Model confidence (mean pLDDT): 79 of 100. The RNA shown here (Lysine riboswitch aptamer) has 157 nucleotides and comes from uncultured Acidaminococcus sp.
Order: sequence, then C1' cells, then structure tokens
RNA sequence: UGAUAGAGGCGCGGGAACGAUGAGUACUUUCCAGAGGGACACCGUUGAAGGAAAGGAAAGGCCAACCGCCGAAGUGGCCCGCUGGGUACAGGGGGCUGCUGGGAUGCCGGCAAACAGCGGGCAUACUGUCGCCAGUCUUUGGUGGAGCGCUAUCGGU
Repeated sequence: UGAUAGAGGCGCGGGAACGAUGAGUACUUUCCAGAGGGACACCGUUGAAGGAAAGGAAAGGCCAACCGCCGAAGUGGCCCGCUGGGUACAGGGGGCUGCUGGGAUGCCGGCAAACAGCGGGCAUACUGUCGCCAGUCUUUGGUGGAGCGCUAUCGGU
C1' cells in the first nucleotide's frame, strides 16, 4: 500500500400489510347569511368568510413482517434539476464539501397536530477499538485518539 473477510449493539438504512393518530379535520351536499378569502397568483354576488344539519377522507409523522448492511448512515453549507398554480415557501432527487466511533439519558431550542416521533447543541455516564502509563498475573484503572479507525488472512513495494 492492495484485496478479501470480520467485530462494535437498545448498531445503521429501506420497508409491505394491519392498527392507532391525523379527525368527526379537509372536502361534498342542503339550509341560513351576504362580501370577503388569499403572502402572492388568483378565487368570490353563477354567492366569500361564518353558522347549522347529513355524509365523511387522504398525505405526512408513528408502528412494523421482511430486506439490505457495519460510513452502516446521519447532519450543516453551496450548486443544479423535479413536484406542488409554484414567485415566496414546502417536499423530494443529484453533485461537491465540512462534521459525527456507537447508542442511551437529561436540559435547551427546531420540525411536527402531537405529552408521539425525528434530527441539532451542550452535559453526563455507558460501550467497542487503538496508542501510552500504572497495577495485577490476566484483564483492572488512568489518559489520549478517531471509522481516512480497528481485527484477521493473503499479496505488492
């Protein structure tokens, strides 16, 4: 330095069905009523907002069989397409790049309908691994590091 295999564990990502939530909401119809609704574009007296009655969803997020995996992947920034009437905005995809070993808990603020869930910052221990130091005599403590790491095998220089 290359190839292959592998470990970490409440490990990572994708995800059908069912179910709850969303929500008795949106929407539709009828009646009342009569000029607004919307960031904008536009919509509206051929009836806006609002009220009543009847009918009554879906997406997103959650759960999860199963599948693929161990930079798994996540996230910040910039750029380029796509979708929504789509300018703002939102969602999703791709490229470049920074950060993060891993999950957990607490606090803060963000998204979200949400006391769910997700991701961010800080803190706390825990955990895998490698270096150094000390102890012990067989894995204990301290400290430092980062996945561009670590372990094994086979090669190359």
It matches the Rfam family "Lysine riboswitch aptamer". From the family's description: Riboswitches are metabolite binding domains within certain messenger RNAs that serve as precision sensors for their corresponding targets. The literature on the family includes a 2003 paper in Genes Dev by Sudarsan et al., "An mRNA structure in bacteria that controls gene expression by binding lysine". The RNAcentral record of the sequence draws on MGnify.